This is a predicted structure of a 351-nucleotide part of an RNA (small-subunit ribosomal RNA, central domain) from Paractinoplanes globisporus. NCBI's taxonomy places the organism under Bacteria, Actinomycetota, Actinomycetes, Micromonosporales, Paractinoplanes. Model confidence (mean pLDDT): 88 of 100. Rfam family: Bacterial small subunit ribosomal RNA. Rfam links the family to the GO terms structural constituent of ribosome and ribosome.

Context: one part of a larger RNA
C1' cells in the first nucleotide's frame, strides 16, 4: 500500500503459443451507452461548517442556511471513448522472385585418435610424480609394424562469425520440415499488441524399461601427502556419460536487463540482401539503403559503475515481480511426481 521501484542494492516468470481481459490506425454516417450541461424530485434527524439567538461568558442549547460529493427523471450538446453501418491502406498478413544459415527430425556413411584382441620384430623395463609408491612386465610388457573388433567425439576451416523463442545447435551425403532476410509491390482490408488462468518446449544431473559400454569417471579400493587427509596428486574403478521409449521440470535457464510500437548526434568493424557510379569482365573500388551482430561515443539518464538507435534516453500499451535481515523458499495444507523432489507459501520468535 497513497506511492516508489525491478542491469549490479529487494524485485523480469527459463522460453514460446494462446483463452478471458486490458489497450488499439485513417475516414464518413448514425445512435447518444460512457462523458458534459440546464431544470425537477429525492438525498430522515443528529453530527460537521457558517450566521444569528438563549442560559451574566464559555462549554452547552435553539433557529435558519450550507453540506449530504449520491441516486432517479426531464430537456439539450456530440469533440473524445463506445455500439451499429460503410469506405481506406501507412499497421498486420498473403502472393511472386531471389537468398544466407552448426534451425529441427530420420536414414546412410568417412577419416584421425584412444582402448582391446591376433600375429611379426625386439628386450628389461614401463608407467607415474614435486619426489615416490601402489599398478603393469621374462607366462615377454613399454616401443614398433600389419590385420581385426568396438564405442564415443568430430582436429584444421572456426571467426566479440552463423542459426534458433529459449534450452541449445559443428565431419560428410540424402530425404522430410520450421523460421528469417532482401526485392517486387499483385491481393486481403485493422485481420493488431499484450496476455491472468491454460497448453507446449525446456541444459546437466536424476528416475523407469530394454540395449550399449571405447575413453572419461561420482561412489568405492589402494598408493602418496599430512599432526590428521573421509581431500587436493597417483594407480585402478562401479553407476553414469551413449541409443530407444517414458518420466522429472530445475540452473549464475545471465545481457543477472519481460514483450510490442514510435521518436532522439555520430564514428568504425563484421554477417546476409538490394540499388547507383567507376571498372564496365569476373575480381575490385566507392557510395546509398534494408536487416542482423560487435566496439567507441554526444545529448539524456544513473547512487555510482556504466547505458547510450541492439538504451539503462524520451513516450504510450499490456503482463510478471519487489516492499528490512534472519527464521525460510522452510513448516502446514493443496496440486504434480515412481522416487528424488517440484510448484504454491506462512507464522511464532529474534536483530
Nucleotide at each position: 500500500u497513497u506511492g516508489g521501484g525491478c542491469g549490479u542494492a529487494a524485485a523480469g516468470a527459463g522460453c514460446u503459443c494462446g483463452u478471458a481481459g486490458g489497450c488499439g490506425g485513417c475516414u464518413u454516417g448514425u445512435c447518444g451507452c460512457g462523458u458534459c450541461g440546464u431544470c425537477c424530485g429525492u438525498g430522515a434527524a443528529a453530527a460537521c461548517c457558517c450566521a444569528c439567538a438563549g442560559c451574566u461568558c464559555a462549554a452547552c442549547u435553539g433557529u435558519g442556511g450550507g453540506c449530504u460529493u449520491g441516486c432517479g427523471g426531464u430537456c439539450g450538446a456530440u469533440a473524445c471513448g463506445g455500439g451499429c453501418a460503410g469506405g481506406c491502406u501507412a499497421g498486420a498478413g498473403u502472393u511472386c522472385g531471389g537468398u544466407a544459415g552448426g534451425g529441427g527430425a530420420g536414414a546412410c556413411u568417412g577419416g584421425a585418435a584412444u582402448u582391446c584382441c591376433u600375429g611379426g620384430u625386439g628386450u628389461a623395463g614401463c608407467g607415474g610424480u614435486g619426489a615416490a609408491a601402489u599398478g603393469c612386465g621374462c607366462a615377454g610388457a613399454u616401443a614398433u609394424c600389419a590385420g581385426g573388433a568396438g564405442g564415443a567425439a568430430c582436429a584444421c576451416c572456426g571467426g566479440u562469425g552463423g542459426c534458433g523463442a529459449a534450452g541449445g545447435c559443428g565431419g560428410g551425403u540424402c530425404u522430410c520440415u520450421g523460421g528469417g532476410c532482401c526485392g517486387a509491390u499483385a491481393c486481403u482490408g485493422a485481420c493488431g499488441c499484450u496476455g491472468a488462468g491454460g497448453a507446449g518446449c525446456g541444459a546437466a544431473a536424476g528416475c523407469g524399461u530394454g540395449g550399449g559400454g571405447a575413453g572419461c569417471g561420482a561412489a568405492c579400493a589402494g598408493g602418496a601427502u599430512u599432526a590428521g587427509a573421509u581431500a587436493c596428486c597417483c594407480u585402478g574403478g562401479u553407476a553414469g556419460u551413449c541409443c530407444a521409449c517414458g518420466c522429472u521440470g530445475u540452473a549464475a535457464a545471465c545481457g543477472u536487463u519481460g514483450g510490442g510500437c514510435g521518436c532522439u548526434a555520430g564514428g568504425u568493424g563484421u554477417g546476409g540482401g538490394g540499388g547507383g557510379c567507376c571498372u564496365c569482365u569476373c575480381c575490385g573500388g566507392u557510395u546509398c539503403u534494408c536487416u542482423g551482430u560487435g566496439c567507441c561515443g554526444c545529448a539524456g539518464c544513473u547512487a555510482a559503475c556504466g547505458c547510450a538507435u541492439u538504451a539503462a534516453g524520451c513516450g504510450c500499451c499490456c503482463c510478471g515481480c519487489c516492499u528490512g535481515g534472519g527464521g525460510a523458499g522452510u513448516a502446514c495444507g493443496g496440486c504434480c511426481g515412481c522416487a528424488a523432489g517440484g510448484c504454491u507459501a506462512a507464522a511464532a520468535c529474534u536483530c